Predicted 3D model of a 351-nucleotide part of an RNA (small-subunit ribosomal RNA, central domain) from Chlorogloeopsis sp. CALU 1927. The coordinates come from a structure-prediction model, not an experiment, and the mean pLDDT is 86. Its Rfam family is "Bacterial small subunit ribosomal RNA". Gene Ontology terms of the family: structural constituent of ribosome and ribosome.

[in-house]
Context: one part of a larger RNA
RNA sequence: UUGGGCGUAAAGCGUCCGUAGGUGGUGAUGCAAGUCUAUUGUCAAAGCGUGCGGCUCAACCCGCAUAAAGGCAGUGGAAACUGUGUAACUAGAGUGCAUUCGGGGCAGGGGGAAUUCCUGGUGUAGCGGUGAAAUGCGUAGAGAUCAGGAAGAACACCGGUGGCGAAAGCGCCCUGCUAGGCUGCAACUGACACUGAGGGACGAAAGCUAGGGGAGCGAAUGGGAUUAGAUACCCCAGUAGUCCUAGCUGUAAACGAUGGAUACUAGGCGUUGCGUGUAUCGACCCACGCAGUGCCGUAGCUAACGCGUUAAGUAUCCCGCCUGGGGAGUACGCACGCAAGUGUGAAACUC
Numbered sequence: 001u002u003g004g005g006c007g008u009a010a011a012g013c014g015u016c017c018g019u020a021g022g023u024g025g026u027g028a029u030g031c032a033a034g035u036c037u038a039u040u041g042u043c044a045a046a047g048c049g050u051g052c053g054g055c056u057c058a059a060c061c062c063g064c065a066u067a068a069a070g071g072c073a074g075u076g077g078a079a080a081c082u083g084u085g086u087a088a089c090u091a092g093a094g095u096g097c098a099u100u101c102g103g104g105g106c107a108g109g110g111g112g113a114a115u116u117c118c119u120g121g122u123g124u125a126g127c128g129g130u131g132a133a134a135u136g137c138g139u140a141g142a143g144a145u146c147a148g149g150a151a152g153a154a155c156a157c158c159g160g161u162g163g164c165g166a167a168a169g170c171g172c173c174c175u176g177c178u179a180g181g182c183u184g185c186a187a188c189u190g191a192c193a194c195u196g197a198g199g200g201a202c203g204a205a206a207g208c209u210a211g212g213g214g215a216g217c218g219a220a221u222g223g224g225a226u227u228a229g230a231u232a233c234c235c236c237a238g239u240a241g242u243c244c245u246a247g248c249u250g251u252a253a254a255c256g257a258u259g260g261a262u263a264c265u266a267g268g269c270g271u272u273g274c275g276u277g278u279a280u281c282g283a284c285c286c287a288c289g290c291a292g293u294g295c296c297g298u299a300g301c302u303a304a305c306g307c308g309u310u311a312a313g314u315a316u317c318c319c320g321c322c323u324g325g326g327g328a329g330u331a332c333g334c335a336c337g338c339a340a341g342u343g344u345g346a347a348a349c350u351c
Stems, first nucleotide, its partner, number of pairs: 004322003007305002012319001014202004021195003025089002028086004033082002035078009049066004053061002092192001093189003096185003100181002104178007111155001115151008126137002163170002207248006216242002221237004259318006267296011300307002324351003333344004
């Protein structure tokens, strides 16, 4: 390379946008590049294949004759498929109109519970913590309780295999700005589509830079215990951090360990949003349709587990990735980064 694969055995980029490229809906018509076909030329000799011949046979032959397939080029033809040109179509895609949904995003304002601290009142000897203790706090009046004040962070109940978002993620209330989806109509455009090497954007937590903030929690650190020891688990304290603003970092078991798109292939039971219908005074309820989100399950698939219209089934298109374990996500080089490090990524050797 051919071939085989990627839920759990090695293997789906964290997610999306998009360039080149690859792939691409329906009918009509033209062309004939691909495609198919006929014919001509050519593809030295040797060799190979077939037939015949020569060495007594055979191997062998600087013996003879000759085919088929195929390649390349020229010419003629075919037009189903691919391609390409033209004019069209509406089932893909998009726009519009009408309705609706939501913790989607950003900004501003507001709220209550709890916690800690401060001040004052009442009040007296303990509080706290544990398996048990001790460190710690407290007669300079703690803890408890009442009143007032301050601060920061997070938003109980509702809350739900419920919702939204590309993913990361998003949850008190109100307002403004902004993005999106679903449903219905079928008015408009008329293939405008899918994927996407490079490239770009976003991207939890921790970490970094600068300036704020700092209630609770809490790496590090100190102390008390435990223990043979205890650089831990438990307890008392507690710095960075956690929070905000501006920038950087670019990684996670970034998981559904399952790339995206389209079509097809039994059902049953929930649930969310919208629509239609029957019924009704009306709302519910009920039936059906579409879109999501779950459970079970048929065929089929799978090594099994399991998956099963939200496929891991049946197919097509495009991208990414894998090729025994260790060495190693290491070394070296390059790029990026303030750094931490990240991306790319071997070999010797060894089993």